[in-house]
Bacterial RNase P class A from a Lachnospiraceae bacterium, 344 nucleotides, folded computationally. Model confidence (mean pLDDT): 77 of 100. Of the family's consensus pairs, 93% are formed in the model.
């Protein structure tokens, strides 16, 4: 110096003027006036996991779903961390929906004889034939097809051949040691001629675990209004039963309860949250201090214009709250680590 791996920050900045929400203070208080606050790393798609709220729920099972190599992290995940095994990369490092295929089922396109059983070429025997070839058996080492062909790879055998024999290597069952919490990883021993064992479980299924529902227009409290209840009152008045008194019902009057619209509080933002130290911890985290007026609307604000200034500013915007995944994104910075050259 040039190539890469891998982690995180940052999201034009500044000033001025008008205007829009929310708090809080004042004031001559239906309103102004002052001060402070006021979108995001994805506020997003709403895919997954939780607080939280109403509803249902003795408990078992079916169905359905989702998840799936180990240990951990965590309030829970299908996130996260760390490893384990296959796989890539010279090498930092990087990929993997990674459980079971000896329960059964299905499926394997196209060539290919045959795809889980099969024989086209070939290779051997036997017959016929004058030959070329024909027809019958045998075999699966070679040849071809294909992603994928029923251990490999030398030998003994054979008419040719074959795990048919045999040695090595592989595999597969099973039992033991060694590290290891585990996944596994590296030895040993005993048995199998090699299958029951080609390949998909992101086809069906099987096994282990996990799951009740709907979603802040949840849900709660106060409550004009409308419809109802009862208790007293019936001094006065009208009406019915009844013509006339009593009586008793309606109407009318207070006062309660109910009710639960319009409306007005709550929920609501101070959270399993951020910021910053210190400590445990490989980490993901988790503990102990300290710190900050940290947005909160309900037709629902955050916006307009102008100076400067530089590289001309991307994706985009809160609506109950939090942990993840996804997608979208103009540039810029840092930190660490591989590789190759080069100089001293």
């Nucleotide at each position: 110096g040039c190539g890469g791996a891998a982690a995180g920050a940052u999201a034009u900045g500044c000033g001025g003027u008008c205007g829009c929400g929310g708090c809080g203070c004042g004031c001559c208080c239906u309103g102004c006036g002052c001060g402070c606050c006021g979108a995001g790393g994805a506020a997003a798609g709403u895919c997954c996991g939780g607080g939280c709220u109403u509803c249902a729920c003795a408990g078992g099972g079916c169905a359905g779903g989702a998840u799936g190599c180990c240990g951990g992290a965590u309030a829970a995940c299908g996130u996260c961390c760390g490893g384990c095994a296959g796989g890539g990369g010279u090498a930092a490092c990087c990929c993997u929906c990674g459980g079971g295929a000896a329960a059964g089922c299905g499926c394997a396109a196209c060539a290919g004889a045959g795809a889980a059983u099969g024989a086209c070429c070939g290779c051997c025997g036997g017959g016929c034939a004058a030959a070329a070839g024909c027809c019958c058996g045998g075999u699966a080492a070679g040849g071809g097809u294909g992603a994928a062909a029923c251990g490999g790879c030398a030998g003994u055998g054979u008419a040719a051949g074959a795990g048919a024999c045999u040695a090595c290597c592989g595999c597969c069952u099973c039992c033991g040691c060694u590290g290891g919490c585990a996944a596994c990883a590296g030895g040993g021993g005993a048995g199998g001629g090699c299958a029951u064992a080609u390949g998909c479980a992101a086809g069906c299924c099987c096994c282990a675990u996990c799951c009740g529902a709907a979603g802040c227009a949840a849900g709660g409290c106060u409550g004009a209004a409308a419809c109802g209840g009862a208790a007293c009152g019936c001094a006065c008045a009208a009406g019915g039963c009844u013509g006339c008194c009593c009586g008793u019902c309606u109407u009318u009057g207070u006062u309660c309860c109910a009710g639960g619209u319009g409306a007005g509080c709550c929920g609501c933002u101070a959270a399993a949250g951020c910021c910053g130290g210190c400590c445990g911890g490989c980490a993901a985290c988790g503990g102990c201090c300290g710190g900050a007026u940290c947005a909160g609307a309900c037709a629902g604000a955050u916006g307009a214009c102008c100076g400067c200034a530089c590289g001309c500013g991307a994706c985009a915007g809160a609506a109950c709250c939090c942990g993840g995944c996804u997608u979208a994104u103009c540039g810029u910075c840092u930190u660490u680590c591989c590789g190759c050259g080069g100089a001293u």

Its Rfam family is "Bacterial RNase P class A". Rfam's curators write: Ribonuclease P (RNase P) is a ubiquitous endoribonuclease, found in archaea, bacteria and eukarya as well as chloroplasts and mitochondria. RNAcentral holds the sequence, with entries from ENA.